[in-house]
RNA sequence: GCACUCGUAGCUUAGCCCGGCUUAAAGCGCCUCCCUGUCACGGAGGAGAUCGCCGGUUCGAAUCCGGUCGAGUGCG
Numbered sequence: 001g002c003a004c005u006c007g008u009a010g011c012u013u014a015g016c017c018c019g020g021c022u023u024a025a026a027g028c029g030c031c032u033c034c035c036u037g038u039c040a041c042g043g044a045g046g047a048g049a050u051c052g053c054c055g056g057u058u059c060g061a062a063u064c065c066g067g068u069c070g071a072g073u074g075c076g
């Protein structure tokens, strides 16, 4: 330098191919309350991501297209 894969809450991931049912879901973690003599366990509730970034297409984009940044793999 070229090709491919990945980048979604603090962490791990689903959804992306086939755009609208998700003003983004799950587990763990976090906060509050209940339970308990206390902690843990258990129960109830809650906060937290404009989906790496910028732009385009569209009535509508996490999802399609282009560019760009980062990580990984392969080739040279």
Base pairs, nucleotide, nucleotide: 001075002074003073004072005071006070007069010028011027012026013025020059030046031045032044033043034042052068053067054066055065056064